[in-house]
A computed fold for a 472-nucleotide part of an RNA from an uncultured archaeon, annotated as small-subunit ribosomal RNA, 3' major domain.
The prediction has a mean pLDDT of 80.
Rfam family: Archaeal small subunit ribosomal RNA. Rfam links the family to the GO terms ribosome and structural constituent of ribosome.
Context: one part of a larger RNA
RNA sequence: UGGCGGGGGAGCACCACAAGGGGUGAAGCUUGCGGUUUAAUUGGAGUCAACGCCGGAAAUCUCACCGGGAGCGACAGCAGUGUGAAGGCCAGAUUAAAGGUCUUGCCAGACGAGCUGAGAGGAGGUGCAUGGCCGUCGCCAGUUCGUGCCGUGAGGUGUCCUGUUAAGUCAGGCAACGAGCGAGACCCACGCCCACAGUUGCCAGCGUACUCUCUGGAGUGACGGGUACACUGUGGGGACCGCCGCUGCUAAAGCGGAGGAAGGAAUGGGCAACGGUAGGUCAGUAUGCCCCGAAUAUCCCGGGCUACACGCGAGCUACAAUGGUUGGUACAAUGGGUAUCUACCCCGAAAGGGGACGGGAAUCUCCUAAAACCAAUCUUAGUUCGGAUUGAGGGCUGUAACUCGCCCUCAUGAAGCUGGAAUCUCUAGUAAUCGCGUGUCAUCAUCGCGCGGUGAAUACGUCCCUGCUCCU
Repeated sequence: UGGCGGGGGAGCACCACAAGGGGUGAAGCUUGCGGUUUAAUUGGAGUCAACGCCGGAAAUCUCACCGGGAGCGACAGCAGUGUGAAGGCCAGAUUAAAGGUCUUGCCAGACGAGCUGAGAGGAGGUGCAUGGCCGUCGCCAGUUCGUGCCGUGAGGUGUCCUGUUAAGUCAGGCAACGAGCGAGACCCACGCCCACAGUUGCCAGCGUACUCUCUGGAGUGACGGGUACACUGUGGGGACCGCCGCUGCUAAAGCGGAGGAAGGAAUGGGCAACGGUAGGUCAGUAUGCCCCGAAUAUCCCGGGCUACACGCGAGCUACAAUGGUUGGUACAAUGGGUAUCUACCCCGAAAGGGGACGGGAAUCUCCUAAAACCAAUCUUAGUUCGGAUUGAGGGCUGUAACUCGCCCUCAUGAAGCUGGAAUCUCUAGUAAUCGCGUGUCAUCAUCGCGCGGUGAAUACGUCCCUGCUCCU
C1' cells in the first nucleotide's frame, strides 16, 4: 500500500429484507445436464457468472462419434515407362451396391506415389502460449495524472470532514490548486403542440355508382374530387426546481403546491472507466508450438447424437365453476413475402388437394386475433375437469419419416383434487393473464427475440438476512 474480520461508523440494492402478487419444489409431457448403458450414445460449458447454453428445433446433410466401403501426396531426389505411364470400358466373379478390386481382352497415347524427404488438409491437443469477441464484479462510483506541500523512504495529500445527490453529483470547509477517464452531458424510441408534405394513406364536407331496405335510411373510398381529421415522414417548440410556500447556512439541495401532455434523470433503451476473475471460447474465424499425414486428412452408405432402474435444472399443460362445452357479436400491433405470401372459386368431415387474381408490397397477401361480451348447458363428480398413453384410418414435406418428423379424424381416457424442507421473480401500463408476428426452417416451436389486448395487490421503509460502496 492493498485485502480480510461472527471490529466500529455512514450509505445503498426487489439479482437484499419487510408489506404484497404470482410461481418452482408433488403430477403428466417438452427440453438441457449428470449417471448408467452402448459398436457409438462426438465434444465444450459446472455457485451467482454451466444445465430451452454453444443461436445446438441433429431423419440424410449438419457431424466432429461408431460400423462398412472407397479414392487422395504440390515440389525435389532415387528406381519405373513407346517392349505402352496415368486414364476409360463390354461380359463374368466379388459385393448391400459399385471396372472399387480380380479374370480375359479392348480403347488410348506421356507421364508417373513404388521408396525417401516434403506438403495439402485436420471440428486432432494446448483458451495455463495467444489475438479478437463475450460473460461477470457492475442496475457499481469509482480510477488516475500535472504542479505544489509533507515524509530519509515506501508513500501520503488531492480523493478528507459536514450537508446533499442516482452519482468522487453539487455546495461550504480544508496544503492544496487544477485536470483526464468513468457518472452526467450525448444518441435512439415513446408521450404533447406547431409548420411543411399528400401516395400506395385517409374520407369530414360536395357529386357519382353499386348493394341492402321497415322507403326514414344504412353500407361499400369502389371513382370524380378533396387533403379537413387520422396516419406517415421531415424540421422546430416544450421541462429548467423555471414560478410560489416551507426546511436548509442568504449554499447545494429536499418536501409540498400551481400551471402543464409531461415534474424533478418524464419513461424505456444504447453507450459505459482503471482493472480483477490464468472466467469462457483453438468446435465461428485468425494464430504460436506439439501431433497425425496414407491416416487423426477426403468422399459415400448405414447407424448414433433421440438409449433408460435413476438424480437435478428450465419450461408447457393441468388439477377446474373467476371454469369447461356449444352457438352468436366485437376490438390490435410488430413483422414477413418471388425456389415466396397467396385473395377468390371448386372438392373434402378435417388435415389438405385442384385451379387461379394480385403483390419484390403504406397498393396485394400472410390476417377470421385470443382473452372479452351475449345466450344456452354442465352442478362439485376423478366429472361434459384433465389430457398422457395406445389402436385404426387419412394428409403434408422431403431421394427417404422403421430406428426418428409434423398435422387431421374416430376410438382409448393415465397421473393429477393446489404440492414437505426449501427456493425464484416482480414496485405500474409493472406483475399476472390472452393471443399475434418473426428467427431457426424442405418439414417440425412448449425455445429465443419482438408486438399489441385485458390489467392488479403491496412498500414509498429498513439494514435484521444476503451482498455492494466509502471512512476508520